A computed fold for an 81-nucleotide RNA from Indiicoccus explosivorum, annotated as c-di-GMP-I-GGC riboswitch aptamer. Taxonomically the source falls in Indiicoccus (Bacteria, Bacillati, Caryophanales, Caryophanaceae). The model forms 91% of the base pairs in the Rfam consensus.
Parts: sequence; structure tokens; C1' cells
RNA sequence: UUUGAAAAAGGCAAACUUGCUGAAAGGCAGGGACGCAAAGCCACGGGCCUACGGGGAACUAUGGCCGCCGGGCUGCCAGAG
Repeated sequence: UUUGAAAAAGGCAAACUUGCUGAAAGGCAGGGACGCAAAGCCACGGGCCUACGGGGAACUAUGGCCGCCGGGCUGCCAGAG
């Protein structure tokens, strides 16, 4: 520099569940593992979820989701050069 077929020292943890929190979506912590080579971080572009509030209603993000895709930053292990 490049690759992630195999491996895995170390790591994360879906569904479900318990508690707390929130109007909700969701978040945090414990249990739990479907998976993950960035499933580390950033809502920047797209997408999706919610609607307390606003609005007569349709609808609406300023609230969320990075384990949906792309982008940015950083990084472990292993192989090859």
C1' cells in the first nucleotide's frame, strides 16, 4: 500500500426480555446472541421512524435511526506486496 476467502488475541451485540427514561419514535443499564472486519465515531447527502408542539385538515423535525445506502474521520487482527 492493498485484500478480508480462512483464522481470531481482543471487541461489538439483533430478536426477545427486566428496570429506568421519553408524548412517541427512541435512548440508557442488566440478561441474551441473530449477526458484524469498522455492527468504532460524525445525522453531512439520500432513505426510514415518530408527531408532544404547530396546523381546520392534509401535513410538518426542530425529535430520532449510522445493525438501510453513500460520504467524512479514526482503528484491531490476519494474508499478500